[in-house]
RNA sequence: GGUCCCGUGGUGCAGUCUGGCCCAGCACGCUUCCUUGUCAAGGAAGAGAUCACGGGUUCAAAUCCCGUCGGGACCG
Numbered sequence: 001g002g003u004c005c006c007g008u009g010g011u012g013c014a015g016u017c018u019g020g021c022c023c024a025g026c027a028c029g030c031u032u033c034c035u036u037g038u039c040a041a042g043g044a045a046g047a048g049a050u051c052a053c054g055g056g057u058u059c060a061a062a063u064c065c066c067g068u069c070g071g072g073a074c075c076g
Base pairs, nucleotide, nucleotide: 001075002074003073004072005071006070007069010028011027012026013025020059030046031045032044033043034042052068053067054066055065056064
């Protein structure tokens, strides 16, 4: 340098292929409450991501297109 994959709450992932379900979901973690003599376990509720960044297409973009940045794999 070329090709390809990845970037979404604190952590790990799903959703992207085929744009539209309103407040982007699941698990763990966190907060509060219930239960218990206490802790753990269990139950209930809640907070937390405008989807790496910028631009474009569209009535509408996490999702499609272009560029940039970061990480990774392979090739030279």
Background
The RNA shown here (transfer RNA) has 76 nucleotides and comes from candidate division WWE3 bacterium RBG_19FT_COMBO_53_11. It matches the Rfam family "tRNA". Its family is annotated with triplet codon-amino acid adaptor activity in the Gene Ontology. It was read from a public genome assembly. Its mean pLDDT, the model's own confidence on a scale to 100, is 81.